A computed fold for a 113-nucleotide RNA from uncultured Pseudonocardia sp., annotated as SAM riboswitch aptamer (S box leader). RNAcentral holds the sequence, with entries from MGnify.
RNA sequence: CUCAUCCAGAGGGGCAGAGGGACCGGCCCGACGAAGCCCCGGCAACCGGCGAUGCGCUUUCCCGCGCUCGAUCACGGUGCCAAUUCCGUCCCGCACGGUGCGGGAAAGAUGAG
Repeated sequence: CUCAUCCAGAGGGGCAGAGGGACCGGCCCGACGAAGCCCCGGCAACCGGCGAUGCGCUUUCCCGCGCUCGAUCACGGUGCCAAUUCCGUCCCGCACGGUGCGGGAAAGAUGAG
């Protein structure tokens, strides 16, 4: 930089001591202990294995490759375990007194290349 996903899911203990939820504005979480580090555990299924139906490539079948599906595996590489990515910031539409609802984008996070 590109692509995909982000309304679900997932805890205990120890050390630590005041902050944290990306920025900003809200609104939340926090001494019934924040962030961080360590141990054990869990969730997910992105990469991976296995299996399956279908499609495409291959002159036909087998094999192989790619895409797709699985309430399959969890060994491994990551990631994650408050609140829809907590909500909003910009654009469009609807309704309109405040504002609300829906869609898209931007930004962010994670994985693969």